[in-house]
RNA sequence: CUCGCUGGAGAGAGGCCCACCCCGAGUGGGUCCACCGAAGGGGCAAGCGGUCGCGCCGACAUCCGGCAGCCGUCAAUCUCUCAGGUAAAGCGGACAGAGAG
Numbered sequence: 001c002u003c004g005c006u007g008g009a010g011a012g013a014g015g016c017c018c019a020c021c022c023c024g025a026g027u028g029g030g031u032c033c034a035c036c037g038a039a040g041g042g043g044c045a046a047g048c049g050g051u052c053g054c055g056c057c058g059a060c061a062u063c064c065g066g067c068a069g070c071c072g073u074c075a076a077u078c079u080c081u082c083a084g085g086u087a088a089a090g091c092g093g094a095c096a097g098a099g100a101g
Base pairs, nucleotide, nucleotide: 001101002100003099005097006096007095012033014032015031016030017029018028019027020026021024034086035085036084040082041080042079043078047073048072049071050070051069055067056066057065058064
């Protein structure tokens, strides 16, 4: 990393409209508002690397070095909510446990 097994949270049975049917507290879709973070995706801290003209420090000037700044890199269960999701059940599900390859 892959494969199955087990556990696995959050949030409107919201409004309007459309289609279908077994005509129901039905199913699916569109749209509007509210909400959730644990598929996926985006963002960043220290650190590290580079730069170090200007600013600061090494008493002053040159050189040199360092700090700050700037640039790059950069994690999460943090954060954003694009995607996804929001009765129960089912599906999905980060992550965790034991196993196989």

The RNA shown here (Glycine riboswitch aptamer) has 101 nucleotides and comes from uncultured Piscinibacter sp. Model confidence (mean pLDDT): 78 of 100. RNAcentral holds the sequence, with entries from MGnify. Of the family's consensus pairs, 90% are formed in the model. Lineage of the source: Bacteria > Pseudomonadati > Betaproteobacteria > Burkholderiales > Piscinibacter.